[in-house]
Source information
This is a predicted structure of a 697-nucleotide part of an RNA (large-subunit ribosomal RNA, domain II) from a Candidatus Adlerbacteria bacterium.
Context: one part of a larger RNA
RNA sequence: GCCUGCGAGUUUAUGUGUGCUGCGCAUGACUAAGCUGGAGACAGCGGAGUCGUAGGGAAACCGAGUGUGAAUAGCGCGUUAGUAGUACGCAUAAGACCCGAAGCGAGGUGAGCUUGCCAUGGGCAGGGUGAAGUGCACCGAAAGGUGCACGGAGGCCCGAACCGGUUAGCCGUGCAAAACUAUCGGAUGACCUGUGGUAAGGAGUGAAAAGCUAAUCGAACCUCGUAAUAGCUGGUUCUCUCUGAAACAGCUUUUGGGCUGGCGUCGCAGCGAUUGAUGUUUGGGGGUAGAGCACUGGAAGGACAAGACAGGGAGCAAUCUCGCUUGUCCUAUCAAACUCCGAAUACCGAACAUGUUCUGCGGCAGUUAGUACGUGGGGGCUAAGCUCCACCGUACAAAAGGAGAAGAGUCCUAGAUCUCAAGUUAAGGUCCCAAAAUCUACGUUCAGUGCAUCACAAGGAGGUGGAAUUUCCCAGACAAUGAGGAUGUUGGCUUAGAAGCAGCCAUCAUUGAAAGAAAGCGUAACAGCUCACUCAUCGAGAGAUUCUGCGCCGAAGAUAAUCGGGGCUUAAACGUAGUACCGAAACUGAGGGCUUGUGAACUUCGAUGAAGUUUGCAAGCGGUAAGAGAGCGUUCCGUUUGCGAUGAAGCUAAAGGCGCGAGCCAUAGUGGAGCGUACGGAAGUGAGAAUGCAGGC
Repeated sequence: GCCUGCGAGUUUAUGUGUGCUGCGCAUGACUAAGCUGGAGACAGCGGAGUCGUAGGGAAACCGAGUGUGAAUAGCGCGUUAGUAGUACGCAUAAGACCCGAAGCGAGGUGAGCUUGCCAUGGGCAGGGUGAAGUGCACCGAAAGGUGCACGGAGGCCCGAACCGGUUAGCCGUGCAAAACUAUCGGAUGACCUGUGGUAAGGAGUGAAAAGCUAAUCGAACCUCGUAAUAGCUGGUUCUCUCUGAAACAGCUUUUGGGCUGGCGUCGCAGCGAUUGAUGUUUGGGGGUAGAGCACUGGAAGGACAAGACAGGGAGCAAUCUCGCUUGUCCUAUCAAACUCCGAAUACCGAACAUGUUCUGCGGCAGUUAGUACGUGGGGGCUAAGCUCCACCGUACAAAAGGAGAAGAGUCCUAGAUCUCAAGUUAAGGUCCCAAAAUCUACGUUCAGUGCAUCACAAGGAGGUGGAAUUUCCCAGACAAUGAGGAUGUUGGCUUAGAAGCAGCCAUCAUUGAAAGAAAGCGUAACAGCUCACUCAUCGAGAGAUUCUGCGCCGAAGAUAAUCGGGGCUUAAACGUAGUACCGAAACUGAGGGCUUGUGAACUUCGAUGAAGUUUGCAAGCGGUAAGAGAGCGUUCCGUUUGCGAUGAAGCUAAAGGCGCGAGCCAUAGUGGAGCGUACGGAAGUGAGAAUGCAGGC
């Protein structure tokens, strides 16, 4: 891991609600303990007691009334149907649906491991160093000293046994629940060790690490209290049908838990309703958006007035000027806690229409971690797939299908009862992947712009289309080509020089078709080359500006890259029209099922009613938590009636039949002794999950 088996809302008591049953309509219902009989089941007795038959008041008390009150008023509470059993739902008390702590307490068991202590034994190769002391010799007056020899001290040195465990490796389903290899520390000592004894659980022991006390220690182990408790996690077993939430509010030692309300469901009543909802019309109040400055405040510019001389500058000073404070006026403004104003929505009514909800009481819940998007806001950075409110917004949650390449929540479409090798559409699409137009008409774009959005700015540009205004033009425009572009003169000044062209001043005149005292390049200064201007050639449009469509640059990222891909250029891009077609679980068609309501016919029964069958009509049948309803199956019991060695149960099989389904029946094989139907009853009643338990593989 798989398979098989086991594995979780039970039981008792009390209360309450609903259904059913008995008795009963006040001459109410029921007995409890106990006693008697009986093998027992049970029957009989037992009226003590409980509920009900009258309430109101704190009470006295009064009584279909009573309390309050001065009240005969008003108002509050009242003004006769129950009771016992039983099934089911729920609550409470109990282990209370099941499994799960760490822990707490009590009584015991442990020092054969380990810690300390006591008693009694044992062990420590070899080598080194050479203390005290002693002897001899010498020195010294002495104290004493020096040398040599003997000597053999030490928590001394080196190093085996022995004790330890430093560093590294190895091991790490190991040789081993701490080993092995190398290395290393102590090794006559506070040394090591055998045997016996002794001290223990809030206690021991501890050269102290909260170490050790039997692989267990910040309180051992065993059993018991004990099914401790767990607002926590996990799990909780058959089917079908109808409805279908919440993630909000208030309170909470409360915030991942509760209680009450809200929202769900079921029953009863109001009731087949001027109850609700939606739409239209209509009547209301408002102080939001906006707007405004009339108040309250903020804030900019200007004018005027007043004040104080705080201050700076000028002046000998008077004084002047700048500035400061306050006020008034003008201009232009700002505000969630400003308003002279003031919507749309929303809210509260009324009438009409549509056509079915709503309210009260009662049983049972679940929910109280929400999320995205849109809109109005607070926080944040007008950041977040951020956070907090609101719109009882939409969706998901609890909603599948289609589109969006892919995708909880957005957006678009659309709410899946079942079947169909039928049809029509929606959104979105129609070159291929890939169903359907290489469709029609007219334009635009050359950037692969684009082919969904996010996604692109300021700025720049003879890209290109459209619209408009305006100037020149056959008396010849614009461009191009040919030619001229001169003279006084090198104007004057300045300057080394200044000759059109460093700079300053002036900017005339002549010739002429035209030509500036020169718009550029150039020279040291000249020279030289162009331009303006003119003529000729040519022959029809040329230039400027504004608005606008589509493109270009601006434009740098993390997988090599990408519109979903291939790929696409009079398009398969963009714009404007149009006609076809495709396209979903939508709609339609055909057929089937179920629910609810309402008719009809028939059948049955305990018969003013209930149940069932058949057949119409109408509305419906997505669904988590949850409520309600109807069933299937397992074991046993009672009644009933059947099957079985001519083969029961069980098991195997893909093929048959019935049922929406849980399931049931048949058939064949196997098996070898019990099993079923119908109607009731009682439960150890359904397995895939619990790091479930046991066994097998």
The prediction has a mean pLDDT of 82.
The sequence was found in a public genome assembly.